A computed fold for a 331-nucleotide part of an RNA from a bioreactor sludge metagenome, annotated as large-subunit ribosomal RNA, domain IV. Its mean pLDDT, the model's own confidence on a scale to 100, is 87. RNAcentral holds the full RNA, with entries from SILVA.
Context: one part of a larger RNA
Order: sequence, then C1' cells, then structure tokens
RNA sequence: CACAGCUAAGGAACUAGGCAAAAUAGUCCCGUAACUUCGGGAGAAGGGACGCUUCCUCCAGGGAUGGAGAAGCCGCAGAGAAAUGGCCCAGGCGACUGUUUAACAAAAACACAUGGCUAUGCAAAAUCGCAAGAUGACGUAUAUGGCCUGACACCUGCCCGGUGCUGGAAGGUUAAGAGGAGAUGUCAUCGCAAGAGAAGCAUUGAAUUGAAGCCCCAGUAAACGGCGGCCGUAACUAUAACGGUCCUAAGGUAGCGAAAUUCCUUGUCGGGUAAGUUCCGACCUGCACGAAUGGUGUAACGAUCUGGGCACUGUCUCAGCCAUGAGCUCG
Repeated sequence: CACAGCUAAGGAACUAGGCAAAAUAGUCCCGUAACUUCGGGAGAAGGGACGCUUCCUCCAGGGAUGGAGAAGCCGCAGAGAAAUGGCCCAGGCGACUGUUUAACAAAAACACAUGGCUAUGCAAAAUCGCAAGAUGACGUAUAUGGCCUGACACCUGCCCGGUGCUGGAAGGUUAAGAGGAGAUGUCAUCGCAAGAGAAGCAUUGAAUUGAAGCCCCAGUAAACGGCGGCCGUAACUAUAACGGUCCUAAGGUAGCGAAAUUCCUUGUCGGGUAAGUUCCGACCUGCACGAAUGGUGUAACGAUCUGGGCACUGUCUCAGCCAUGAGCUCG
C1' cells in the first nucleotide's frame, strides 16, 4: 500500500455532497398521518412476540396436522449462523411501466396513452425504383401517411402586416411556339455614270397571339411567427383607477414569477441554523415567463436533482490495534 475485523469519549465537527461505511432487516400480532385520481399513500411511521422440555387442558379436522393455553428449564444472546427494507419532511423536473449515447453521460433527454392540425375516395396520399414492379394493404377515412403536443384537472387570450399554405380569377407582367410588317446580301433588267432593283435563294425580324408562375384579391396561427413608447393626474407623501399623445398587423389576457428563466443580486421580508451566496414561503422592480415551440396545478411513480431532520456510524476530532497478501531482507 491492497483487502478484511475491532475501537474510549464525541457523533457529520468530514466533505462539493453523509461519498464510503455503519445502521435497518425474517415471520406473527398490535398500530398507522397529511394528501388522494378513493385504487392508493402503506411494509407508512411506531411498538410487542419468537428457544427448549413436559405432557396435562381446550378448539378445528375423517386423518396427517394446525391453533390456543398451562407448568417448568438454560444461556451474554432464542428470526442464537447465512441470507434478509434504514426511515421521515419539503421542493424542482418528468404523469406513470418503458427506451437511450455496445466501451466516460440513464437523465429533466426519447418514447408513451391523450389532444389537435394536415394530406389522402383507392390504380389513395406517402415511400423505394430508370422501368417493370413493390411497400402502403390483400387495408378503405373509427383507415393510412406527415407535423406538433404529451396521463389527469382547470384552461388555451389578441394579431393574417411579413413568410408559408389554401382558394380566386378581372387586370398587369411573362417562355418556347404561332405570326410575319419591314430590313440586309446576291442577281435578271434599266441607266453615260452615280445608282435603282422584280422573282428566287439566303440572313434577320416589328406588331399580334401565347400557360403556369409572380404582382393582385381573400382565407388561415394546436401554420412559421409576433404580442409598444412618452407625458400628466387624487385633500401629507407615495402611487395612479383616469386623461393626453405617437406608433403598430396586434400591443402579453388567465395563470405563474429573483423561477432549470433575475443581469444588477447573497434583491427585500418571513421560516429553518448559534451562525444559511444553497433551501422553503411571500413580494413583483419579469435585464430577458406566458398559454399544445402549450400555461398553471397535481395523487402515484423515479438507481433523477435540491434543501432539512431522526437513527447510525473511524467520514471526522485523531488516531490506535489486529489478520492475510504485496512491498523490504535473506535463500
């Protein structure tokens, strides 16, 4: 040093943190709170009993046997060994059982039942494939695909200006194509020349016509998203129910709030401690909560996270002793 065992007095003073260890433990009987979705919580918590002998007594049973009771006996110790829950209070998150980073993360992440939106009428939508074909499905809207939410309870406000999606088709814009005015080259011919120049061939090409889309008009937020500023005002002061003004598509409703969100901040007050940057309860001045990117609660559940307490202990005050092995010395 490793791995085991014990320890006076104290008992978390250790430490980031009771990490580790100790403690609890079986069966029967008694007893058991808040809260609750009435199922739970619950093995809550907290107590008591437990061996052996003698048969005597009683009860149940057809019997094996089981139960109750009596008298007595032994030890430090009777669940005599091993195995075998520590418990309680409060809060955050997630309803729950499940799933996950094979080999540093098991969680508050994923999933989930529930709710909603959306696509799809069947040769379905969607997906794979060049295609044939296949899955969907030998199913048929109580079905199948996509997206979001995430039990349950109470709820889910306002904004369609932007982006997206759906619908509309009057007008504007708009491709290839259709169209062919005109222009150019060449050349018969005309002309003294300069030049003009039919047909054909070739090059080019205006107007006109021409779909979806875009512009445009509506709808749509459990689509992506968004949800103000300044000034004044009440018979102490303070504050502002009230008024004015500017801007906006609309200016954050209910609920919650120094929060897994609060910078200032160890905010302020209360509780707990002798002493508390954590914790719990309030306040609201929300740097920068907020309603299915869900809001607020919530019994049960959790190898979850945070704070407190009882029990218990070598975690510690502060170390000591001891077994085995390694180390060390010799061979």